[in-house]
Context: one part of a larger RNA
RNA sequence: UUGGGCGUAAAGGGUGCGCAGGCGGGAUGGCAGGCGUGGCGUGAAAGAUGGAGGCUUAACCUUUAGAACGCGCCGCGAACCUCUAUUCUUGAAUUGUUGAGGCGCAGCUGGAAUUCCUGGUGUAGGGGUGAAAUCUGUAGAUAUCAGGAGGAACACCAGUGGCGAAGGCGAGCUGCGAGCAACUGAUUGACGCUGAGGCACGAAGGUGCGGGGAGCAAACAGGAUUAGAUACCCUGGUAGUCCGCACAGUCAACGAUGUACACGUGGCGUCCGGGCGAGUGCUCGGGUGCCGAAGCAAACGCGAUGAGUGUACCGCCUGGGGAGUACGCCCGCAAGGGUGAAACUC
Numbered sequence: 001u002u003g004g005g006c007g008u009a010a011a012g013g014g015u016g017c018g019c020a021g022g023c024g025g026g027a028u029g030g031c032a033g034g035c036g037u038g039g040c041g042u043g044a045a046a047g048a049u050g051g052a053g054g055c056u057u058a059a060c061c062u063u064u065a066g067a068a069c070g071c072g073c074c075g076c077g078a079a080c081c082u083c084u085a086u087u088c089u090u091g092a093a094u095u096g097u098u099g100a101g102g103c104g105c106a107g108c109u110g111g112a113a114u115u116c117c118u119g120g121u122g123u124a125g126g127g128g129u130g131a132a133a134u135c136u137g138u139a140g141a142u143a144u145c146a147g148g149a150g151g152a153a154c155a156c157c158a159g160u161g162g163c164g165a166a167g168g169c170g171a172g173c174u175g176c177g178a179g180c181a182a183c184u185g186a187u188u189g190a191c192g193c194u195g196a197g198g199c200a201c202g203a204a205g206g207u208g209c210g211g212g213g214a215g216c217a218a219a220c221a222g223g224a225u226u227a228g229a230u231a232c233c234c235u236g237g238u239a240g241u242c243c244g245c246a247c248a249g250u251c252a253a254c255g256a257u258g259u260a261c262a263c264g265u266g267g268c269g270u271c272c273g274g275g276c277g278a279g280u281g282c283u284c285g286g287g288u289g290c291c292g293a294a295g296c297a298a299a300c301g302c303g304a305u306g307a308g309u310g311u312a313c314c315g316c317c318u319g320g321g322g323a324g325u326a327c328g329c330c331c332g333c334a335a336g337g338g339u340g341a342a343a344c345u346c
Base pairs, nucleotide, nucleotide: 003318004317005316006315007300008299012314014201015200016199017198021194022193023192025088026087027086028085029084030083033081034080035077036076037075038074039073040072041071042070043069049065050064051063052062053061054060091191092188093187094186095185096183097182098181099180103177104176105175106174107173108172109171110154115149116148117147118146119145120144121143125136126135162169163168206247207246208245209244210243211242215241216240220236221235222234223233258313259312260311261310262309263308266291267290268289269288270287271286272285273284274283275282276281295302296301319346320345321344328339329338330337331336
């Protein structure tokens, strides 16, 4: 619980799709529910307010008047909202042509490098560090040449660049699927925006089952360092990292900035596309950046990709700690996740 807010002070849901709900473009006609207006009725008395009066005043009491506002009934009005009928094309969508892209999924292929194995050459070291040692090597290592095996990742291109809703996506080729942009027509005719619940997707790490395992590497072991060293450094090394299926559902899931639409000076880059031009170019549309008018802002800064000016809808905040804890419920194989307090204390 009103109000005021949510880039950094508390606060934007991780992201999308979407039921209900909320909100919704232009024109004409109609109804009159909302709305406005008139009349009537009613809203007891007391009380309140204004006037007058009575107790010597006042309090108190008596009397009178009126309004505000609510409800009902009967009329009237039609600018706006709702409803209804007809219609329109600018919002939205479909279709045609062209185009760019690490967008997704699947299959196939490639080269460099590390490691290991086999063989050749060759001999005493190699490795590692601040310095060492553990480690490795005369049973022939390191180095070098040839051949082979296997797994993972794709140097240069590479960009301040591209694509995707987000997470994210980078060797090449092929197939399947999806989104986007421009151009100019045609078609539908408001079919739209948002979206509580819901559903789907969702890095890394983790879990289950089955594979795989080169390098790296939690745990672990040893060597150093140190007062100690459960670390930093070194030598090893298992889960894991990889693949398939299933679960999990979190993050500084960040632009710490919800989505959509409209409006409002400019300049300089860059990616994609269209038009004009003899031309260094000019211009239009869609992305992506930098600087900045106005404006905003506590400042920092933001500034047509807003944190400007407005509208619609959703989410969220309300002092710090206790605490994202306890309890309950829901989800999960578990780890744990979601929802989410209070006492007490400052």
This is a predicted structure of a 346-nucleotide part of an RNA (small-subunit ribosomal RNA, central domain) from an uncultured bacterium.